[in-house]
Context: one part of a larger RNA
Parts: sequence; C1' cells; structure tokens
RNA sequence: GAGUAACGUAAGAGGAGUGAAAGACUCCUCCGCCGAUAGUCCAAGGUUUCCUCGCGCAACGUUAAUCGGCGCAGGGUGAGUCGGCCCCUAAGGUGAGGCUGAGAAGCGUAAUCGAUGGGAAACAGAUUAAUAUUUCUGUACUUUCUAUGACUGCGAAGGGAGGACGGAGAAGGCUAGGUACGCCCACGGUUGGUAGAGUGGGUUCAAGCGUGUAGGCGUGAUGGUUUAGGCAAAUCCGGACCAUUAUUAAGCUGAGGCGUGAUGAGGAGCUGACGUUAAGUUGGCGAAGGUAUUGAGGCCAUGCUUCCAAGAAAAGUCUCUAAGCGAUAGGUCAUAGGGAACCGUACUGGAAACCGACACUGGUGGACAGGUAGAGAAUACUAAGGCGAU
Repeated sequence: GAGUAACGUAAGAGGAGUGAAAGACUCCUCCGCCGAUAGUCCAAGGUUUCCUCGCGCAACGUUAAUCGGCGCAGGGUGAGUCGGCCCCUAAGGUGAGGCUGAGAAGCGUAAUCGAUGGGAAACAGAUUAAUAUUUCUGUACUUUCUAUGACUGCGAAGGGAGGACGGAGAAGGCUAGGUACGCCCACGGUUGGUAGAGUGGGUUCAAGCGUGUAGGCGUGAUGGUUUAGGCAAAUCCGGACCAUUAUUAAGCUGAGGCGUGAUGAGGAGCUGACGUUAAGUUGGCGAAGGUAUUGAGGCCAUGCUUCCAAGAAAAGUCUCUAAGCGAUAGGUCAUAGGGAACCGUACUGGAAACCGACACUGGUGGACAGGUAGAGAAUACUAAGGCGAU
C1' cells in the first nucleotide's frame, strides 16, 4: 500500500430458552430454496469424522460463538444365508525341470496365482443415544458330517453333455408404481359462500411352501440292434438302422395370478402413567383393508425376429466307464441329531469427511425415480425428504 480488496452463487423474520455475553446455538410459528436432486441406498477413497441430556472454547471455523467434522473423556460396528475368504478360470503375472545368454538376466512346459466374470442358501416386523437381511420375534432355506432303516455297481486329474455368452429391432403378457371410486376414522371455526358430488387422514404386508397359467423351446420322445469317431475303456456322447408313440403333442422352461404364510404383523386415531403444565419418555386399545383404470426404462427374456464383422474360459452340475474294490467300503432315498470357522460391517460418500495446499463455484462409478401440465429423466410448480450455504 491499507484498516483498502475480499468474507466463496437459496433469504430471512418474530417469539421463547440457555448463557458473562446471542444476527449466526436449541425449540416453536411463518417465509424462502432443491426436488433426475441440494432426497434415499451402495462401490471407491477417507479412517473414528459416528453417539453422549458428559465437560470445555486457547488454537482451528474467513466475524462472534454458549455451537461444531475443534480440544478432553466415555461409549459404539454382533452374520451358515450380505460382501470377502473358499471352489473356478480371463487378460496378465510367477515359473520346477528346459532353452538361450560372457553374465546380469530373457523366454517358457508342467504347475501355481490372478476378478472387473461363473459357482449353495432369508424374508417381514420390532428394537438402540449410536448396529442391524448381523440383535430380538415370527416364518424359512442351503450345505456338510454322524447314526438308523430301506434299496443298490460304486469308482477319475480321463470321455461326453451342460455351464455358454454378439449387435440392432419389434410386438405381446405381466408386475412395481400411480390415479379414481367404494369403505373406515375425524372435522365443520373469528371470513363473502358452503352439511354438499364438502374437507383432511388411512385403506399395508415379504421370503418360503403348494398350484403350474400368458408365453417360449420342441419333427421330436421312448425302446431295441449296430458302430472305422470321442488318444485306453464305456451301458455315455456322436454316426447308421428298426419298432412304438406324437402331429403340435410328450417333455423341458416360465413371469405373473390364486391359496397358504397371516387367529400374525403393521395400522389413522383414541387413551393411561411419568415428567413441572413443556420438550419428551413409556404402556394399553385399535376401524377400514374391496373394485376399476392407467402402467413402466423392471420381470417373462441368456426369449423372439433380423444382420454380419460370427460374438471368453474353467469349475460347481448331470452322465460314462479305466485302474481298483468287492457286499465291507461306496451310492440313492427317508428320518433323527450335530456343524457352518475367520475377515469386513460405525460414519461420510454429487461431499465441510474422497481428489483438487482451504470447511475451495471444479472433478467423482452404480441403483431408486412420487404428483400436476408435458412426447419427455426437457421445463415450471410441488410431495416425501433435505436445506437457507459462518
């Protein structure tokens, strides 16, 4: 320079409380802002920032502070089913032997790692100051071991099937959700009108189990004979032939609906107690619960149609036998009993908690997507919910 620029994009006002002190903290009533987000839930990252009717205000906070993501103290993260670990492999990595190199080392077989992919199983309600598909209540499911009973060819690092997959497009069937009527409960006042086609609120419920529908696949399905293929074998798969059956069946798949789950839960509201009458805490009772319409970007659907550039692998799974084993073992089914460890789980997460030196107008993957108008996730107003940005 200068007590100058600036104090970071939506807006505050009144009353009450606390306090040494209140424009900013808390509560109440209005007002304003967002509402394909400035709401809700995950992933990454952060790592205690979470909660406290515990205490505090030096510093941090673009001012003050009684407040705080600040200081001190105490507390908080509960899993067979969510995710990881686990089983499996992709790109890629490592790599016994091996090859190459003067060497360091490079490459690479078997093998072994490696998810962003494949692989068993849980929902609804309640509860805490702070966790919940984890606790509790109710109702389920999966897998494995052991025992018992019945029946019985079991057996793999091998064979086969399956898993198993692209782009685009169109139509259909549904459901979530929405809306209306009906039903239930409450209201009707200090306003010009209104007891009526009035106003406000509610009208909810899963997995599982049973049934097997709209639809999709399906010129096959079953049995027999045979067989140069599947590195050996095979009753399996593939090829050939015959018989029976079916011509849109058999069988497979399949949303949704209905029943059950539910004599349960939840439920507007009413009401008792505690508290100072307040904020609040805690207990009891508990109505209605139908129909129509609209309707997805979700499900049927890894479906269907079509196109050429022809669109992972392996395991789990089913099946076949080899070596071997012989009624022991092993396998299938049923019943009963036991097991399911370990790690993550708080909070934030379009942000004041992550990346940007900051409580920074920037950046940050996925899911959900109410109402009125509208082609619409545009735009405007608004619900739930959240804020008024120090």
The part of an RNA shown here (large-subunit ribosomal RNA, domain III) has 390 nucleotides and comes from a Gammaproteobacteria bacterium. The organism belongs to Gammaproteobacteria, within Bacteria. The full RNA is in RNAcentral, with records from ENA. The coordinates come from a structure-prediction model, not an experiment, and the mean pLDDT is 82.